Source information
A computed fold for a 98-nucleotide RNA from a Planctomycetota bacterium, annotated as Bacterial small signal recognition particle RNA. Its mean pLDDT, the model's own confidence on a scale to 100, is 75. Of the family's consensus pairs, 93% are formed in the model. It matches the Rfam family "Bacterial small signal recognition particle RNA". Its Rfam clan is "SRP clan". The family's RNA type in Rfam is non-coding RNA gene. The organism belongs to Planctomycetota, within Bacteria.
RNA sequence: GGCUCGGUCCCCUGCGAUGGGUCGGGUUCGAACCGGGUCAGGCCGGGAACGGAGCAGCCCUAAGGACAUCGAUCCAUGUGCGGGGUGCCCGGGCCCAU
Repeated sequence: GGCUCGGUCCCCUGCGAUGGGUCGGGUUCGAACCGGGUCAGGCCGGGAACGGAGCAGCCCUAAGGACAUCGAUCCAUGUGCGGGGUGCCCGGGCCCAU
């Protein structure tokens, strides 16, 4: 000096982990009035039967919120493993030259 093997680092990449964002679901909360339904009481009409509007209450739900929730996707990393690549460095082997 050449070849080669192993390793760290670097780069690329795959699968995950962790954290965050977004979207779509599930559950749950959620409207004094300006959503809906049902409307006790009371009110109104009526001789009455009944009817009407309709507060509270209850139910459903919107906007929105919550959940150590499910799925998808994106970003990140002193988190793990795998594959690939050039190179520096470290270690080893062989060969050549001096």